[in-house]
Parts: sequence; structure tokens; C1' cells
RNA sequence: GGUAACGUGGCCGAGGGGUUAGGCACCAGUCUGCAAAACUGAGAACAGCGGUUCGACUCCGCUCGUUACCU
Repeated sequence: GGUAACGUGGCCGAGGGGUUAGGCACCAGUCUGCAAAACUGAGAACAGCGGUUCGACUCCGCUCGUUACCU
């Protein structure tokens, strides 16, 4: 220098155009003499910028980052 894959809450991780799964953690509540466990509830995310579209985490382009391969 070239090619490809990946980037999603505090962490792990699914989803591949329409209302953003799930788990762990944290917070609140129920329960308890107090805790733990259990149960219930809340908050919290699509790397960035553009484009396409009625509508983009999803498709396209560029940039950034990580990884792998080639040179």
C1' cells in the first nucleotide's frame, strides 16, 4: 500500500427496512427482624458524516477504530 470481516446500553449479545430480543450489573419496590435468594418495575444503545427511502441499527459512499490475510 491492497482486500475482507467487524463496530449495538456500564458489560456480554441477538436482530439484516416499520413498535430496538435476552442475560449480567446498577437503581426502586414486594418479601424478611436485617440481609441473601426469589418476584415485580424503571433507566439505559445502534462508531461518525452524508446519500437512498414515506420510513435506516439494517441498504450505498466516505472517514475513524479493531482484527485477519496479501504485498
The RNA shown here (transfer RNA) has 71 nucleotides and comes from a Bacteroidales bacterium. It was read from a public genome assembly. Its mean pLDDT, the model's own confidence on a scale to 100, is 81. Taxonomically the source falls in Bacteroidales (Bacteria, Pseudomonadati, Bacteroidota, Bacteroidia). It matches the Rfam family "tRNA". Rfam links the family to the GO term triplet codon-amino acid adaptor activity.